A computed fold for a 73-nucleotide RNA from an uncultured beta proteobacterium, annotated as transfer RNA.
It was read from a public genome assembly.
Its mean pLDDT, the model's own confidence on a scale to 100, is 80.
Its Rfam family is "tRNA". Rfam classes the family as a transfer RNA. About the family: Transfer RNA (tRNA) molecules are approximately 80 nucleotides in length.
């Protein structure tokens, strides 16, 4: 340089073009416990890398950037 995969909570990661965007682990309140750990029950935390495009509607399609990773010369 070219090519491909990827970029959604703090972490890992789901998410046919249409629901209020969710799971697990962390967190934090609470149950239980003599107190912990285990276990249950709750809450909080995102406008999905950024910028145009297409659609009636985009995390989801296209286009270009920007990061990570891998292939080639």
């Nucleotide at each position: 340089g070219u090519c491909c995969c990827c970029g959604u909570a703090g972490c890992u990661c789901a998410g046919c073009g249409g629901a209020u965007a969710g799971a697990g682990c962390g967190g934090c309140g609470g149950a239980u416990u003599a107190c912990g750990a285990a276990u249950c029950c709750g809450c909080a935390g995102g406008c999905c890398g950024c910028a145009g495009g297409u659609u009636u509607a985009a995390g989801u399609c296209c286009u270009g950037c920007c990061g990570g990773g891998g292939a080639u010369g």